[in-house]
RNA sequence: UGCUAGGCUCGACCGGGGCGUUCGGCGUGCCCUUAUACACCGAAAUCGUCGACAGCGGGGGUGACAGCUGGGGACGGCGUAACCUGCCCUGCGCGCGCCCUGCACCUGACUAUGAGGCCCUGUCCUGCCGGAUGGGAGGUGGCUCUGCGGCGCAGCCGGAGGGCGGCGCUCUCUGCCUUGGCCGCGGGGAACGGGUCAGGCCCUGACGGGAGCAGCCUCACCGCGGAUUACCCGUGCUGGCGGGGAAACGGGGCCGAGGAGGGUGCGGACAAGCGCGCGCAGGAAUGGGCGACAACCUCAGCAGCCUAGCU
Numbered sequence: 001u002g003c004u005a006g007g008c009u010c011g012a013c014c015g016g017g018g019c020g021u022u023c024g025g026c027g028u029g030c031c032c033u034u035a036u037a038c039a040c041c042g043a044a045a046u047c048g049u050c051g052a053c054a055g056c057g058g059g060g061g062u063g064a065c066a067g068c069u070g071g072g073g074a075c076g077g078c079g080u081a082a083c084c085u086g087c088c089c090u091g092c093g094c095g096c097g098c099c100c101u102g103c104a105c106c107u108g109a110c111u112a113u114g115a116g117g118c119c120c121u122g123u124c125c126u127g128c129c130g131g132a133u134g135g136g137a138g139g140u141g142g143c144u145c146u147g148c149g150g151c152g153c154a155g156c157c158g159g160a161g162g163g164c165g166g167c168g169c170u171c172u173c174u175g176c177c178u179u180g181g182c183c184g185c186g187g188g189g190a191a192c193g194g195g196u197c198a199g200g201c202c203c204u205g206a207c208g209g210g211a212g213c214a215g216c217c218u219c220a221c222c223g224c225g226g227a228u229u230a231c232c233c234g235u236g237c238u239g240g241c242g243g244g245g246a247a248a249c250g251g252g253g254c255c256g257a258g259g260a261g262g263g264u265g266c267g268g269a270c271a272a273g274c275g276c277g278c279g280c281a282g283g284a285a286u287g288g289g290c291g292a293c294a295a296c297c298u299c300a301g302c303a304g305c306c307u308a309g310c311u
Stems, first nucleotide, its partner, number of pairs: 002310007012062003015033005023051005038059001040058003067302007076293001078291003083288002088283011100268008110258001116255008124244008132235005137229002141177003147171001149170005155164003182226006193218004201210003
């Protein structure tokens, strides 16, 4: 002389900024901001204390540094809406304009092939009585007649099959009347509708008679089509009577010259709405300003004392 380790407190530090005040700084007031070494205590506006080395008095802390202090620079995120007549958003209030409206002037499509207005009426809604049309749904009642019909009851006759007549119910058929309740075509009941009933079956000496399957015909019933309408529903249809409505449009009638709209000016009204401006309130860190902060770059200054070790 320097380095390492430990210790000490006299240097240094223990916040910064804005407004106000002041010749000026700091502090006491208000506000903003930041902080892991007090944001300590006391006085201070008729102020306190200092002078660009710019607070005072008292106590406490950090410990010469992971360096510290001061000046400048360029970034970063953060804060500030009590910085900006800032931008943006929201609400409230006020004013102006538009919207609405009266008058005047200008213009003016159209207009005697009728401006504009008034009256009646229809279209629309509704009540009642009909028609038309589309659809749904429907299939009357009675008398008479026919078939030795069928079933049930009971009478008389016959050797059997059976014959004769009666009552009730029922099936089929004819004709007529009636009805909105009819017509045509097709199908159509296995034993449990009817008629006819081949074959076969039954009675009989025979004649003859009986029951009856299939088949055929037919009734009920079913399907399709047509016609029809007492009933029900619908309607871009229609006749009549009444009520309502009437903005627009159609029809008829009357009066007979204007005129929708646009522009300009002067007024009125202004509930809501729209636009602009101003004010107030709220929101929002987007821009600028300001602020402190951390790290970075750069310039200048400072780095004391004690002990031990090394050099």